The part of an RNA shown here (small-subunit ribosomal RNA, 5' domain) has 506 nucleotides and comes from a Candidatus Parcubacteria bacterium.
[in-house]
Context: one part of a larger RNA
RNA sequence: GGAUGAACGCUGGCGGCGUGGAUAAGGCAUGCAAGUCGAACGGAGACUUUUUGAGAUUACAUCAAGAACUGUCUUAGUGGCGAACGAGGUAGUAUAACAUAGGUAUCUUCCCCUAAGUCAUGAAUAACAUAUCGAAAGAUAUGCUAAUACAUGAUGGUCUCUACGGAGUAAAGUUUACUGUAAAGUACGCGCUUAGGGACGAGCCUAUCUGAUAUCAGCUAGUUGGUAAGGUAAUGGCUUACCAAGGCUAUGACGUCUAGAGGAGCUGAGAGGCUGACCCUCACCGAUGGGACUGAGACACGGCCCAUACACCUACGGGUGGCUGCAGUCGAGAAUUUUCCGCAAUGGACGAAAGUCUGACGGAGCGACGCCGCGUGGUUGAUGAAGUACUUAGGUAUGUAAAAACCUUUUAUGAGGGAAAAAGUUUAUUGAUUGUACCUCAUGAAUAAGGGGUUGCUAAACUCGUGCCAGCAGCAGCGGUAAUACGAGUGCCCCAAGCGUUAUCC
Numbered sequence: 001g002g003a004u005g006a007a008c009g010c011u012g013g014c015g016g017c018g019u020g021g022a023u024a025a026g027g028c029a030u031g032c033a034a035g036u037c038g039a040a041c042g043g044a045g046a047c048u049u050u051u052u053g054a055g056a057u058u059a060c061a062u063c064a065a066g067a068a069c070u071g072u073c074u075u076a077g078u079g080g081c082g083a084a085c086g087a088g089g090u091a092g093u094a095u096a097a098c099a100u101a102g103g104u105a106u107c108u109u110c111c112c113c114u115a116a117g118u119c120a121u122g123a124a125u126a127a128c129a130u131a132u133c134g135a136a137a138g139a140u141a142u143g144c145u146a147a148u149a150c151a152u153g154a155u156g157g158u159c160u161c162u163a164c165g166g167a168g169u170a171a172a173g174u175u176u177a178c179u180g181u182a183a184a185g186u187a188c189g190c191g192c193u194u195a196g197g198g199a200c201g202a203g204c205c206u207a208u209c210u211g212a213u214a215u216c217a218g219c220u221a222g223u224u225g226g227u228a229a230g231g232u233a234a235u236g237g238c239u240u241a242c243c244a245a246g247g248c249u250a251u252g253a254c255g256u257c258u259a260g261a262g263g264a265g266c267u268g269a270g271a272g273g274c275u276g277a278c279c280c281u282c283a284c285c286g287a288u289g290g291g292a293c294u295g296a297g298a299c300a301c302g303g304c305c306c307a308u309a310c311a312c313c314u315a316c317g318g319g320u321g322g323c324u325g326c327a328g329u330c331g332a333g334a335a336u337u338u339u340c341c342g343c344a345a346u347g348g349a350c351g352a353a354a355g356u357c358u359g360a361c362g363g364a365g366c367g368a369c370g371c372c373g374c375g376u377g378g379u380u381g382a383u384g385a386a387g388u389a390c391u392u393a394g395g396u397a398u399g400u401a402a403a404a405a406c407c408u409u410u411u412a413u414g415a416g417g418g419a420a421a422a423a424g425u426u427u428a429u430u431g432a433u434u435g436u437a438c439c440u441c442a443u444g445a446a447u448a449a450g451g452g453g454u455u456g457c458u459a460a461a462c463u464c465g466u467g468c469c470a471g472c473a474g475c476a477g478c479g480g481u482a483a484u485a486c487g488a489g490u491g492c493c494c495c496a497a498g499c500g501u502u503a504u505c506c
Stems, first nucleotide, its partner, number of pairs: 001506004006502005013374006019367002026330003030327003035081003040078002043075005050068003088285003099208006106202002111198008119153004128143006159168003173190002176187004211257003218248003223245008260282004264275004287308005310321004338364001340363003346360001347358004377407004387398004412443006421433001450495005455476003461490005471478002
């Protein structure tokens, strides 16, 4: 000199773009953050249409009760898909991670292409009803019912087994339109099953690379290899039985300490050194420890089970919970924001679609935390006013600075107008930001300057006070009666909405 996710002190006008829990992976009140599909299914409720009946009525209308039917809406439940993404954090991990380069013994929902099929039947169960228990959470019994839920059979160009004769191995329907009184049929679409290929994604293996420490020198029995079996989607001591005695190590094994890795960032002429905030990729984690289930995919942040600690509710019998999601709160700390708006855009889940959900995201708010830009006025103005400071007492400095005159209106305030971002979609229509940006007009210099330094290094000095005191200080050092070094005033220097200090890196 440069840099920072900075903090502290003094000061503070505006805008744009970024950025903001680095400490206690400490504890969390409250709200929201993952739903969706009625075009898979049976119900329930509401409304509506039509018909019938009863009372009443001239009739309409209205009221009450019941039955059937059409359609619309809502949805607790069964079922499907999603919930393994997205969002957060860096605790652990020195290697099973990351990065780079290869490999294959494997799987892959949804998506794309191609081909074939989609036949026959059955038994349940939730919802619901009734009854019971419980403070609650919830649970039990009996009865009833549906499906793209579940099960059985058929078929088999795939796969498995084979004694090569054969045996085993799949599926689900539904919307709309048309014909039809209906039953049923046909067509299109969306599905379902199987096979082959693709794409995407993932698993596994190998090599190289990848901190400190020898005040850690020996480590290792599933250990190293083989055979066989099991297990897995798949290779393999991954696991087991048997056999052999191997394997690693001063080119640092083993141990201990520290640490997420990379793209990148800072600095530097470079080589290098330091760092790993924001953004992207990968890995790992979800109160702590362990476990599996479901599924294409998890050993699963807002799923399940067990144990532990903590917290909450309780009728004391028993239950409930997991912010390292977005806000917010307490705590600890030098220190880090709103319990905001919207799904309009981009993206995601579901759906045929309309659409629903989305604290992802888009925005606004707060903080000079950073970078960039703008402003705090311009021109003229000397009897160089007054004041202040110094003075050789003549004057000198502040200083064209002010005053005064003329001008401008960036900004500010007020008024009027007012976007793009919107593409899609059959149409209608759809903007949170926002009456924002921007444009026009009006008012009036009006609303806006400080911080640090001034002995040398180092740009800038005089006077007064103090008297080794009070104090300063990055280093040298200054202060003991004429201090350019302390304190104050006046001047001057540097930077400027900032300026200094502290911490850390080059």
Lineage of the source: Bacteria > Bacteria candidate phyla > Candidatus Parcubacteria. The coordinates come from a structure-prediction model, not an experiment, and the mean pLDDT is 82.